[in-house]
């Protein structure tokens, strides 16, 4: 140099064209003298930035950047 694979929520990841989603965690309530477990409910993402193609993009396509891997 080249090659691939990933980039969505505080963190670990699901979502492969039709209005974004779980788990833990955070916050409120309830429970207990109290805590912790437990139960109910609330809040949080311009989906890495830029452009295309679509009627319509987390997805497809370029291109820039970042992490890891493999080759030399």
């Nucleotide at each position: 140099g080249g090659g691939c694979a990933c980039u969505u929520a505080g963190c670990u990841c699901a979502g492969c064209g039709g209005u974004a989603g779980a788990g833990c965690g955070g916050c409120u309530c309830c429970c207990u003298u109290a805590c912790a477990a437990g139960g109910a409910g609330c809040g949080g993402g311009u989906c890495g930035g830029g452009g295309g193609u679509u009627c319509g993009a987390u997805c497809c396509c370029c291109u820039c950047a970042g992490u890891g891997c493999c080759c030399a």